[in-house]
Molecule: RNase P RNA; transfer RNA
RNA sequence: UAGGCUAGAUAAGUGACCGAAUUGUGUAAUAGCAAUUAGGAAAGUCCGAGCAUCGCAGGACAAGGUGCAAGCUAACGGCUUGUGGAGGCAACUCUAAGGAAAGUGCAACAGAGAUAUACCGCCACUUUGUGGUAAGGGUGGAAAGGCGAGGUAAGAGCUCACCAGUGCUUUUGGCGACUAAAGCAUUCUGUAAACCCCACCUGAUGCAAGGCAGAAAGUCAAAAAGGGCUGUCCGUCCGACUUUCGAACUACGCCGCUUGAACUUGUCGGUGACGGCAAGUCUAGAUAGAUGGUCACUCUCGACAGAACUCGGCUUACAGUCUAACCUAAAAA
RNA sequence: AGGAGAUUAGCUCAAUUGGUAGAGCAACGGUCUCCAAAACCGUAGGUUGGGAGUUCGAUUCUCUCAUCUCCUG
Numbered sequence: 001u002a003g004g005c006u007a008g009a010u011a012a013g014u015g016a017c018c019g020a021a022u023u024g025u026g027u028a029a030u031a032g033c034a035a036u037u038a039g040g041a042a043a044g045u046c047c048g049a050g051c052a053u054c055g056c057a058g059g060a061c062a063a064g065g066u067g068c069a070a071g072c073u074a075a076c077g078g079c080u081u082g083u084g085g086a087g088g089c090a091a092c093u094c095u096a097a098g099g100a101a102a103g104u105g106c107a108a109c110a111g112a113g114a115u116a117u118a119c120c121g122c123c124a125c126u127u128u129g130u131g132g133u134a135a136g137g138g139u140g141g142a143a144a145g146g147c148g149a150g151g152u153a154a155g156a157g158c159u160c161a162c163c164a165g166u167g168c169u170u171u172u173g174g175c176g177a178c179u180a181a182a183g184c185a186u187u188c189u190g191u192a193a194a195c196c197c198c199a200c201c202u203g204a205u206g207c208a209a210g211g212c213a214g215a216a217a218g219u220c221a222a223a224a225a226g227g228g229c230u231g232u233c234c235g236u237c238c239g240a241c242u243u244u245c246g247a248a249c250u251a252c253g254c255c256g257c258u259u260g261a262a263c264u265u266g267u268c269g270g271u272g273a274c275g276g277c278a279a280g281u282c283u284a285g286a287u288a289g290a291u292g293g294u295c296a297c298u299c300u301c302g303a304c305a306g307a308a309c310u311c312g313g314c315u316u317a318c319a320g321u322c323u324a325a326c327c328u329a330a331a332a333a
Numbered sequence: 334a335g336g337a338g339a340u341u342a343g344c345u346c347a348a349u350u351g352g353u354a355g356a357g358c359a360a361c362g363g364u365c366u367c368c369a370a371a372a373c374c375g376u377a378g379g380u381u382g383g384g385a386g387u388u389c390g391a392u393u394c395u396c397u398c399a400u401c402u403c404c405u406g
Base pairs, nucleotide, nucleotide: 001329002328003327004326006324007323008322009321010320012298013297014296015295016294017293018292020037021036022035023034024033025032039304043315044314046313047312048311049310050309051206052205053204054203058234059233060232061231063202064201065200066199067198068082069081070080071079072078083097084095085094086093087092098197099196103195104194105191106190107189119137120136121133122132123131124130125129145163146162148160149159150158164187165186166185167184168183169182170181171180173178210255211254212253214245215244216243217242218241219240220239226238227237228236262281263280264279265278266277267276268275269274299302334405335404336403337402338401339400340399343358344357345356346355352389360376361375362374363373364372382398383397384396385395386394
């Protein structure tokens, strides 16, 4: 210098004027004054929680989800650091990654044969056939581990050496996934994002949840039916009507509603995710729905996009600019 | 705001244990007819909404994105 790889930041700026919403103050008043006013994804609603109601959230089955290890976290299918595997010269990236030796299903077409086989070929014999054989041919994604020697009628892990895979045992290292070595056994097709088995997890419904008024007396019933929003069962809970008193009355209302697993800075612990401590800050809250408009100046002329109960993640969209670490190639020192 | 479902030829719809994507209408060509319609014969037309993954193989199974429809006051 060129190319690459990883992580992160920002999301044009300044000023004036006119408005809108909320809160506070203030007023006779809806005046005036002051403060605040969208995002990194507010989006998709794909996961996980808080919160609320279903009396409790209990048992069994069903249904669904997750699936390498150790950690982080309120929790998670998220994140971190690792292990095994795949890709890349490398930095680095990707990985739903338990079990096919519990059982069942499926493997079209082609091929003789698809989990088992004799079509061609080879060999033997009692030769229009019978038997042996998986070396060679051909089909296929997949055809009984590969190669050599021995062996044989011909052949074959049938036997042996080497190599490869798998399992078990012992030992080395590691908390562990796993790893390295030795010995023994074995060569058992693939598919579980097919049913299934194993381990772990899940009660249902979502702010259109839900709350804001109940108390007393009388009559009927005492068990069944029915109901209480769970897929079924068990278990469990609940009676109906009338009168009186009472609250509220613009229920098209108010609350839930924004102070929270919060944010910023510093420091300590940890490889890291993250956690502890100290100080500081209050930072949208509407209900037909505010967060806007005009003008001026400057520049590189400005992307994706708009809160509706709230958080933690994931995924997707995104113009341009900036920062840091690392790798490769070439050249120079 | 919350939830449920769908997407296959120009249109309406099929496709089951995952195994060559099909039907009706429409279009085009031919036969018939003086000409047309009807009828008969034939032909073409598909990135199965897009992109990844699992598998030998995906309309089908899994993930993700897009578009459309429906339900709840």